[in-house]
Context: one part of a larger RNA
RNA sequence: UUGGGCGUAAAGGGUACGUAGGCGGGCCUGCAAGUCUGAUUUGAAAGCACACGGCUUAACCGUGUGAGGUAAUUAGAAACUACAGGUCUAGAGAGUGGUAGAGGUAAAUGGAAUUCCAAGUGGAGCGGUGAAAUGCGUAGAGAUUUGGAGGAACACCAGUGGCGAAGGCGGUUUACUGGGCCACAUCUGACGCUGAUGUACGAAAGCGUGGGGAGCAAACAGAAGUAGAUACCCUGGUAGUCCACGCCGUAAACGAUGAUUACUAGGUGUCGGGGGGGUAUAAACCUUCGGUGCCGCAGCUAACGCAAUAAGUAAUCCACCUGGGGAGUAUGUUCGCAAGAAUGAAACUC
Numbered sequence: 001u002u003g004g005g006c007g008u009a010a011a012g013g014g015u016a017c018g019u020a021g022g023c024g025g026g027c028c029u030g031c032a033a034g035u036c037u038g039a040u041u042u043g044a045a046a047g048c049a050c051a052c053g054g055c056u057u058a059a060c061c062g063u064g065u066g067a068g069g070u071a072a073u074u075a076g077a078a079a080c081u082a083c084a085g086g087u088c089u090a091g092a093g094a095g096u097g098g099u100a101g102a103g104g105u106a107a108a109u110g111g112a113a114u115u116c117c118a119a120g121u122g123g124a125g126c127g128g129u130g131a132a133a134u135g136c137g138u139a140g141a142g143a144u145u146u147g148g149a150g151g152a153a154c155a156c157c158a159g160u161g162g163c164g165a166a167g168g169c170g171g172u173u174u175a176c177u178g179g180g181c182c183a184c185a186u187c188u189g190a191c192g193c194u195g196a197u198g199u200a201c202g203a204a205a206g207c208g209u210g211g212g213g214a215g216c217a218a219a220c221a222g223a224a225g226u227a228g229a230u231a232c233c234c235u236g237g238u239a240g241u242c243c244a245c246g247c248c249g250u251a252a253a254c255g256a257u258g259a260u261u262a263c264u265a266g267g268u269g270u271c272g273g274g275g276g277g278g279u280a281u282a283a284a285c286c287u288u289c290g291g292u293g294c295c296g297c298a299g300c301u302a303a304c305g306c307a308a309u310a311a312g313u314a315a316u317c318c319a320c321c322u323g324g325g326g327a328g329u330a331u332g333u334u335c336g337c338a339a340g341a342a343u344g345a346a347a348c349u350c
Base pairs, nucleotide, nucleotide: 003322004321005320007304008303012318014201015200016199017198021194022193023192025088026087027086028085029084030083033081034080035077036076037075038074039073040072041071042069048066049065050064051063052062053061054060091191092188093187094186095184096183097182098181099180103177104176105175106174107173108172109171110154115149116148117147118146119145120144121143125136126135162169163168206247207246208245209244210243211242215241216240220236221235222234258317259316260315261314262313263312266295267294268293269292270291271290272289273288274287275286276285299306300305323350324349325348332343333342334341335340
């Protein structure tokens, strides 16, 4: 390389958009590049296949015939692909009318709770644990009442509920704004799918500058416990967690399952639409699209399991894998303020 693979054995890129490229719906006409057929030229000998023959046989050798081509020239065919022209509406998009939603950004605002501050009442403990101690408290703690400050998070609703490409999104209101779904079938007429390089987004932690800091809490200090205890438990506590702007670009970024399309028994929940049905404005019930779960047949699978949300049957395109360790290391390069990230070996060894 071919082949075979990629849920769990090695292997799906974190996610999307999109360039080149690859692939691409129905019908008609043309062309003849691919494709197919014929003819001519050529395809040395040896080799290869078959037949016959020569060494006693075989290997070996000889004779004959044939096969063997990304070949060239030429004459044709037109189903498929390409190309050119025309046309269509089933893919895709637009339009109109509805509709659900923690989708996004910004601003405003609410109540509960923790902490702190001030004051009142009160008077000996509080706190914490397996048990304790460190800690707080007669300079009045804890408890309780009133008032105030400040930050962060939003109980119930809440749901294998919803939305988003993924990361993710949850008090309430307002403004701006993205996408989806359903119905109609008015318009465009293949405008599509995928997507190397690229671009954008991308939890947490971390970094830079400036704010903020209630609670929690790496580091750190102390108290325990222990043979020791750089831990688990306890009392404190700083970065950080929060905001703005700029970096970082990684995660068990997981459904450990790439995207798109078509097809292939059923059953049962639930969410958002439509139609029918029925009524009292309902609800049952039937049906149809789109999501999200469970069970299950065929089929698949090493098994576990998957099973219309496939890991089934097929097609297109991309990424990736090729024994374990060495090693996601070394080196080089690119990116980064740094931390580091990306790319990524070999010797050696089993």
This is a predicted structure of a 350-nucleotide part of an RNA (small-subunit ribosomal RNA, central domain) from an uncultured bacterium.
The coordinates come from a structure-prediction model, not an experiment, and the mean pLDDT is 88.
The full RNA is in RNAcentral, with records from ENA.